This is a predicted structure of a 90-nucleotide RNA (c-di-GMP-I riboswitch aptamer) from Alteribacter aurantiacus DSM 18675.
It was read from a public genome assembly, where an Rfam model found it.
Taxonomically the source falls in Alteribacter aurantiacus (Bacteria, Bacillati, Bacillota, Bacilli).

Formats: sequence, C1' cells, structure tokens
RNA sequence: CUAGUUCAACGGCAAACCUGUUGAAAAAUAGGGACGCAAAGCUACGGGUCUAAGGAACGACUUUGGUUCUAUGAUCGCCGAGCCACCUAG
Repeated sequence: CUAGUUCAACGGCAAACCUGUUGAAAAAUAGGGACGCAAAGCUACGGGUCUAAGGAACGACUUUGGUUCUAUGAUCGCCGAGCCACCUAG
C1' cells in the first nucleotide's frame, strides 16, 4: 500500500421493540434488548429519502384549521465522497 474476516484471534457496534427525556414533527438521546454490520467509526460535502414549526399560495364546502409548495430541521444502519483505524495474508 492492497485485499479480506480466513474452519483465525482480540474484540467492537447495536435493528425492531419497550421505558424515560427532548422536539411541532421527522427524529435524537439514556437504559434495556439483538436484526444484523469488516468500517453499522467520524464528517451533512454531493445525491436520495423523511418531517413542515416558520413562511408563501389557495380554499373557507360551515365550522375554526383544511390543501399545496418550501429546510434553515433530520437521516452516515440509503448511496457516493473525504478522513481515521484492530488483526491476518500478500
């Protein structure tokens, strides 16, 4: 530097779900719990996806908060990219 998890070794992370907390929500976080993961380590840089508080437009059908659009919000366990990295083999 490259490849990989080898009938290896040391280990690591933790899906769904439940409880608490935060949040408008998506979701995050702590504990429990393991579906899985050779980067399921980090970074919202590009794309995708999710949400719509606020904002804008419309409607108002009688009910009084409806419809559409929008990220500055979220997702790295969606993909790409960047950075760091255990062990083994070459």